A computed fold for a 264-nucleotide RNA from a Chloroflexota bacterium, annotated as Bacterial large signal recognition particle RNA. It matches the Rfam family "Bacterial large signal recognition particle RNA". Rfam classes the family as a non-coding RNA gene. The sequence was found by an Rfam model in a public genome assembly. Its mean pLDDT, the model's own confidence on a scale to 100, is 77. The model forms 92% of the base pairs in the Rfam consensus.
[in-house]
């Protein structure tokens, strides 16, 4: 050097919980690297740290060991920083609104502001007028078989006779009723009235007269002085993300190192 058989060894590794502590089963992250029991109100060990049983490869691309690189987890009273939630409302801010002021603006004002006096209106009260509604007389129609009324044909009664009497129906009118009703008249009634007359009435608003002689109004800005609402700035507390630092590290990639025993 090359066969061949064997040991050691390997057959997945990590994080974070848990645990005095080390593994495992669960979660979680890489990742394809054996089977069979046991195991979270836990199982098995004792720093030599999973128990038990069984299988495959096996001295090297597979095993050890160092460096490099760094998926990923966990911690952080490290950020006067960022986001997003909830609270809070003394500061700054931004809005309403009650009062004052009158520096601007605008309205009015010598064709008379504010003021002040008189007076009328509006309102309200009585009393008249008027109208409205309703009634009642009045007026017209109409209406009585007889028990209203004038007139009474015919009939019927008295008369010798002229003549007279009752009196129905017909007309004619009228009473009680009853329909209407313009204009007249009287009564009753009112949330009627550009009426009349008398009193009132806090001055609240409008008008006219006088006296008086120059401001006036507070509408808008602006100033002061409260009260409210909002909650961008602000404070406070929780979360999440990145950065920054601490541990822990799979995977990968380099380098270095590791038996026996045969026979050629």
């Nucleotide at each position: 050097u090359c066969g061949u058989g064997c040991u050691a060894g390997a057959c997945g590794g990590g994080g974070a919980g848990c645990u005095a502590g080390c593994g495992g089963u669960g979660c979680c992250c890489u990742g394809u690297a054996c089977c069979c029991g046991c195991a979270a109100u836990c199982c098995g060990c004792u720093a030599u740290a999973g128990c038990g049983g069984g299988g495959u490869c096996g001295a090297a691309u597979u095993c050890c060991c160092g460096c490099u690189c760094g998926a990923g987890g966990u911690c952080u009273u490290g950020g006067c920083g960022c986001c997003g939630c909830a609270g809070g409302g003394a500061c700054u801010g931004u809005c309403c609104u009650c009062g004052g002021u009158a520096a601007g603006c605008a309205g009015u004002g010598u064709u008379g502001a504010u003021g002040a006096c008189c007076u009328g209106g509006c309102c309200c009260u009585g009393c008249g007028c008027g109208g409205c509604g309703g009634g009642a007389c009045g007026c017209u129609g109409u209406g009585a078989a007889c028990c209203c009324c004038g007139u009474c044909a015919g009939g019927c009664c008295c008369g010798g006779a002229a003549g007279g009497g009752a009196g129905c129906a017909g007309c004619g009118g009228u009473a009680a009723g009853u329909a209407g009703u313009u204009a007249g008249u009287c009564c009753c009634g009112g949330g009627c009235g550009c009426c009349g007359c008398a009193g009132g009435u806090u001055u609240a608003c409008c008008g006219g007269g006088u006296c008086g002689g120059a401001g006036u109004u507070g509408g808008c800005u602006g100033c002061c002085a409260g009260g409210g609402a909002c909650a961008a700035g602000c404070c406070u507390g929780c979360g999440g993300a990145c950065c920054g630092g601490a541990u822990c590290g799979a995977c990968a990639g380099c380098g270095g190192g590791u038996g026996c025993a045969c026979g050629a």